[in-house]
RNA sequence: CGCCAGCAAAGGCCCAAUCCGGUCGGCACGACCGUCCGGAGCGGGGGAACCAUCGGGGACAGGCAUCAAGUCCCCGGGGGCGAAUCGAAUCCACACAGGUUCGUAGCGCCGCUCUUUCGGCGCGAGCCCGCCAGCUAACCCCGUAGGCCGUAGAGAGAGUGACC
Repeated sequence: CGCCAGCAAAGGCCCAAUCCGGUCGGCACGACCGUCCGGAGCGGGGGAACCAUCGGGGACAGGCAUCAAGUCCCCGGGGGCGAAUCGAAUCCACACAGGUUCGUAGCGCCGCUCUUUCGGCGCGAGCCCGCCAGCUAACCCCGUAGGCCGUAGAGAGAGUGACC
């Protein structure tokens, strides 16, 4: 000096998940960490009127056929948070469920911020309600967990800040 791995600082990222006051406790005694209570901000759910009213299959009307709407019958439970859906191939003894791989709706990152173009990278999970939830004024209820990065792409436009 270069490379790899681990820990970590300044500083940042995902997300609603932050801030303030009081309280009690801890120690590495600090603008420190945590407990409980309250508040602000942020986020989510339930819930009228008006409006709206799932999918698939089948039947029905004068000579026949088709289309739309309607009526009836049969089958399928449905919903919420979240970007996280949908499809294909394949494995297990068919199917269901499940596993794996690939793709995909969608989402995030590339370092002052925002918009946009090109390019690059990553995610594409998990959990809950329990036959019940469309929208929704008033009103009611709940959450404010966690998880990472840590020297970083280029162009255009608009801003912000610092310095001279």